Background
Predicted 3D model of a 65-nucleotide RNA (transfer RNA) from Fusobacterium mortiferum. NCBI's taxonomy places the organism under Bacteria, Fusobacteriota, Fusobacteriales, Fusobacteriaceae, Fusobacterium. Model confidence (mean pLDDT): 80 of 100. Rfam family: tRNA. Gene Ontology term of the family: triplet codon-amino acid adaptor activity. By type it is a transfer RNA. From the family's description: Transfer RNA (tRNA) molecules are approximately 80 nucleotides in length.
RNA sequence: CUAUAGCUUAGCUGGAUAGAGCAUCUGACUUCGGAUCAGAGGGUCGAGAGUUCGAAUCUUUCUGG
Numbered sequence: 001c002u003a004u005a006g007c008u009u010a011g012c013u014g015g016a017u018a019g020a021g022c023a024u025c026u027g028a029c030u031u032c033g034g035a036u037c038a039g040a041g042g043g044u045c046g047a048g049a050g051u052u053c054g055a056a057u058c059u060u061u062c063u064g065g
Base pairs, nucleotide, nucleotide: 001065002064003063006022007021008020009019015053024040025039026038027037028036046062047061048060049059050058
């Protein structure tokens, strides 16, 4: 310095229901597959503690790289 979904990641100065791409699943299309289109599931934001009305975001300890 870094840690956010299976993978790659966005998230600004603390405030919206934490989003996106790929992947997965379902449906449409297709002789089948692929491609394309529509939709769905999947996250307690590395762990603990603190500050605050409110923490992914600030402080602190620990852990991994």